[in-house]
Context: one part of a larger RNA
RNA sequence: CGCAGGGUAUUUGAGAGAGGCUGUCCUUAGUACGAGAGGACCGGGAUGGGUAAACCUCUGGUGUUCCAGUUGUUCCCCAAGAGCAACGCUGGGUAGCCAAGUUUAUAAGAGAUAACCGCUGAAAGCAUCUAAGUGGGAAACUCGUCUCAAGAUUAGAUACCCCGUGAACUGAAAGGUUCACAUUAAGACUCCUUGUAGACUACGAGGUUGAUAGGCUGGAUGUGUAAGUACAGUAAUGUAUUAAGCUAACCAGUACUAAUAAGUCGAAUGU
Numbered sequence: 001c002g003c004a005g006g007g008u009a010u011u012u013g014a015g016a017g018a019g020g021c022u023g024u025c026c027u028u029a030g031u032a033c034g035a036g037a038g039g040a041c042c043g044g045g046a047u048g049g050g051u052a053a054a055c056c057u058c059u060g061g062u063g064u065u066c067c068a069g070u071u072g073u074u075c076c077c078c079a080a081g082a083g084c085a086a087c088g089c090u091g092g093g094u095a096g097c098c099a100a101g102u103u104u105a106u107a108a109g110a111g112a113u114a115a116c117c118g119c120u121g122a123a124a125g126c127a128u129c130u131a132a133g134u135g136g137g138a139a140a141c142u143c144g145u146c147u148c149a150a151g152a153u154u155a156g157a158u159a160c161c162c163c164g165u166g167a168a169c170u171g172a173a174a175g176g177u178u179c180a181c182a183u184u185a186a187g188a189c190u191c192c193u194u195g196u197a198g199a200c201u202a203c204g205a206g207g208u209u210g211a212u213a214g215g216c217u218g219g220a221u222g223u224g225u226a227a228g229u230a231c232a233g234u235a236a237u238g239u240a241u242u243a244a245g246c247u248a249a250c251c252a253g254u255a256c257u258a259a260u261a262a263g264u265c266g267a268a269u270g271u
């Protein structure tokens, strides 16, 4: 820009793409078959491998923004802390991300078929699956499963929302016709707080009629018993207060802070 008014939602599916893999074991059954040796089809069940997708409950990895321990040194000394030394080193670890972890799928089924196997059956008194007619038959084909999808210009469907003012002409009036207009409507955007989104954009949640982010409060989680004081010991240190103190990205609550204010676009009853 188009989809013959302007919008907000929800959709149909023409069409396109993805996927389609495979082993072993048990049973049927030591049955059919076979002199024996051996040893099934068909059917039922279990469990793996490969591949793909999603997720983080479990198992773990990371986690330089969390906790603790510890070495050297500086900050006048003690104590407490902080800086630097690869995060100084070490032991753990929330969220997120991740796989080696978890779950699911690669299925059932239907249709029409290929090679092939048939039934009936003539031409050709026989025979013949074929000439008329008709049945079966494969991971391939068409559906079925998953994803995208109305620029599918054949531009689809459903529900709902919004629809003036002025001038001229005409008419007895109600009204009708023509022209012009952007203050606007529904709605959208700019802008702002942002994350389940993200290179930017886009998308999602919100903008005081508010829990969107930060803060605060409570909880969860992690670490592992803080500092100070008292006591015991010559002291190093230990014990008590004390399952203490601290605690990121997690979960709630709470307007304390910031989403203020403002602006822009957008139809005229629809060729």
Stems, first nucleotide, its partner, number of pairs: 001151001005162007015148004021049007033038001050106006059099004066092005071085005109143003116136004163270001164181007187265004191207005212258003215254005222246002228241005
A computed fold for a 271-nucleotide part of an RNA from a Candidatus Babeliales bacterium, annotated as large-subunit ribosomal RNA, domain VI.